[in-house]
The prediction has a mean pLDDT of 83.
Predicted 3D model of a 388-nucleotide part of an RNA (large-subunit ribosomal RNA, domain III) from Pseudomonas aeruginosa.
NCBI's taxonomy places the organism under Bacteria, Pseudomonadati, Pseudomonadota, Pseudomonadales, Pseudomonas.
It matches the Rfam family "Bacterial large subunit ribosomal RNA".

Context: one part of a larger RNA
RNA sequence: AAGUAACGAUAAAGCGGGUGAAAAGCCCGCUCGCCGGAAGACCAAGGGUUCCUGUCCAACGUUAAUCGGGGCAGGGUGAGUCGACCCCUAAGGCGAGGCCGAAAGGCGUAGUCGAUGGGAAACAGGUUAAUAUUCCUGUACUUGGUGUUACUGCGAAGGGGGGACGGAGAAGGCUAGGCCAGCUUGGCGUUGGUUGUCCAAGUUUAAGGUGGUAGGCUGAAAUCUUAGGUAAAUCCGGGGUUUCAAGGCCGAGAGCUGAUGACGAGUCGUCUUUUAGAUGACGAAGUGGUUGAUGCCAUGCUUCCAAGAAAAGCUUCUAAGCUUCAGGUAACCAGGAACCGUACCCCAAACCGACACAGGUGGUCGGGUAGAGAAUACCAAGGCGCUU
Repeated sequence: AAGUAACGAUAAAGCGGGUGAAAAGCCCGCUCGCCGGAAGACCAAGGGUUCCUGUCCAACGUUAAUCGGGGCAGGGUGAGUCGACCCCUAAGGCGAGGCCGAAAGGCGUAGUCGAUGGGAAACAGGUUAAUAUUCCUGUACUUGGUGUUACUGCGAAGGGGGGACGGAGAAGGCUAGGCCAGCUUGGCGUUGGUUGUCCAAGUUUAAGGUGGUAGGCUGAAAUCUUAGGUAAAUCCGGGGUUUCAAGGCCGAGAGCUGAUGACGAGUCGUCUUUUAGAUGACGAAGUGGUUGAUGCCAUGCUUCCAAGAAAAGCUUCUAAGCUUCAGGUAACCAGGAACCGUACCCCAAACCGACACAGGUGGUCGGGUAGAGAAUACCAAGGCGCUU
């Protein structure tokens, strides 16, 4: 230079009360404004205590600060079913022997790892200052092992089936959600009107069980035979015969149940630091219509060529073998399901950008009115007014 530029989106503030040494910024209340396919809610990654409570204001916060993602102290993360671990494999990695190579090492068989994929099972309500599909209440489900009883051909690292998969398109059946009516409860206007065709709020309920619908797929059963499935096979595949016109498989949703429960506007009572909060009891209506998905049936159907993972769990077949045993099937009793993660942020002041940085960051939900629409505008729930 200069107490100048700047104080980081032009979404916006105003007032009253409280606390306090001090209040434009903190807390409470009223009004105003902004977002609302987000500036709301929930996860993954990443971060790691930032979460909650008390207390403090030096430094940090582009100002002040009684406030804070700041300092100090204390508290907080509860699982058979969520995820991981676990079983299985993909690309790829490692790799006994092996091959190659001056050495280091390279490649690679059997194997062994490796999810971004496949594989058992939980929902609703309540509760904390802070956790909840984890705690509590209610109602469920899955799966090993042991035992008892009854029946019984069981058996794999092998064979078969299955798992099991592309793009595009179209129609149908549903549901979530929305809207309207009805119903229930409350209200009757500080300003002209408002007992009315008025206003406001509510009208919510899961998994599971039962059953097998809309619809989709497939002829089915028995028997004989068989150069295939590396051996075997009663299994699969190929071939023949007979009988029957149905049988089987998959499958949303609705109904009933779950629920004489829960929730529920509100009413009554008790307590307290009595504008407020806590707690206990009681508890109304809880129906119908319409619309309707990008969700479900559906890994379905049609069509196209570029022809669209693997393995295990599952199921079946036998081999060796066992056949009083072992093993298998069913029911029942008792019992098990360990360990790890779980707080909080997550389009952001907590992650990546040296910053409380107008940048970047995968997935899910995504209401109303107008609209073709997830555009746009204005709103709901909810969240904010972006720290002079």